[in-house]
RNA sequence: GGCUCGAUAGCUCAGUUGGUGAGAGCGACGGAUUCAUAACCCGUAGGUCGGCAGUUCGACUCUGCCUCGAGCCACCA
Numbered sequence: 001g002g003c004u005c006g007a008u009a010g011c012u013c014a015g016u017u018g019g020u021g022a023g024a025g026c027g028a029c030g031g032a033u034u035c036a037u038a039a040c041c042c043g044u045a046g047g048u049c050g051g052c053a054g055u056u057c058g059a060c061u062c063u064g065c066c067u068c069g070a071g072c073c074a075c076c077a
Stems, first nucleotide, its partner, number of pairs: 001073007010026004019057001028044004050066005
């Protein structure tokens, strides 16, 4: 340098033939239970879906560029 894959909640990840609300588990907080703690149960909060543009009535999803991470290939004058 070329190619492929990935980036979504504090962590680990799911989600898409573009379509009305963005989710799970763990964690946090509150409640219930208990003499109390843990476990179990109920609930709440938490996200500019990596960034900037484009296409579209509509983008997490499609296109371009960039950043970061992983892998493969090439190059070494």